[in-house]
RNA sequence: AGUUGAGGUAGAGGCGCGAAAACCAUAAGUACCCUCCUACCAGAUUGGGAAUCGAAGACGGGAGCGGAAAAGGGGAAUUCGCCGAAGUGCAUGGUGCUGCCCAAGUGCCUUGUGCUGGGUCUGUGUUGAAGAAACACAGGACUGUCAUCUGCCUGAUCUACCCGUCAAGCAGAUGGAGAGCUAUCUCACGG
Numbered sequence: 001a002g003u004u005g006a007g008g009u010a011g012a013g014g015c016g017c018g019a020a021a022a023c024c025a026u027a028a029g030u031a032c033c034c035u036c037c038u039a040c041c042a043g044a045u046u047g048g049g050a051a052u053c054g055a056a057g058a059c060g061g062g063a064g065c066g067g068a069a070a071a072g073g074g075g076a077a078u079u080c081g082c083c084g085a086a087g088u089g090c091a092u093g094g095u096g097c098u099g100c101c102c103a104a105g106u107g108c109c110u111u112g113u114g115c116u117g118g119g120u121c122u123g124u125g126u127u128g129a130a131g132a133a134a135c136a137c138a139g140g141a142c143u144g145u146c147a148u149c150u151g152c153c154u155g156a157u158c159u160a161c162c163c164g165u166c167a168a169g170c171a172g173a174u175g176g177a178g179a180g181c182u183a184u185c186u187c188a189c190g191g
Stems, first nucleotide, its partner, number of pairs: 004188008014083001016082005023075002032067002034064005043053003046103004086116006093109006117143002120140008145176008154167004
């Protein structure tokens, strides 16, 4: 030099990933409130308790050219952080909301562990107001990366040429997975 192992740094994939406040549309003329009618009724507020309201008619139903939201989710641009970016299943711990408590539901955060290279399309399912979107599973083509094989082309080696060998590039096939790949540095092994 080289091979292998460990660690560090910098990068690549592309409708690439995620976050944030403002704005916009949707949610929705919905929930809710008010007025009137109905019902001759009895309970209502997710389950239980407490509490509140209710024969002065609640709840339910209908009408109004009466009033009238919000959260989550979404959108184009901007800013920021990035390339297991991030998402998700399971488990542990913490915390917020749902009227006060319990339960149940749900959001966020931390740790451990498993899966997914990436975006996109189709189908099914869950969440959701939703023909939006997200997630999970299955499938399709595309794309990036590495390995193996085949072919083409260029260069090197060979006195010249051919063949062979090596290297770069292009094309194709098969396969793998991000704990990957490329470049580079340090340490160790080893010559």
The prediction has a mean pLDDT of 79. The RNA shown here (Lysine riboswitch aptamer) has 191 nucleotides and comes from Brevibacillus fluminis.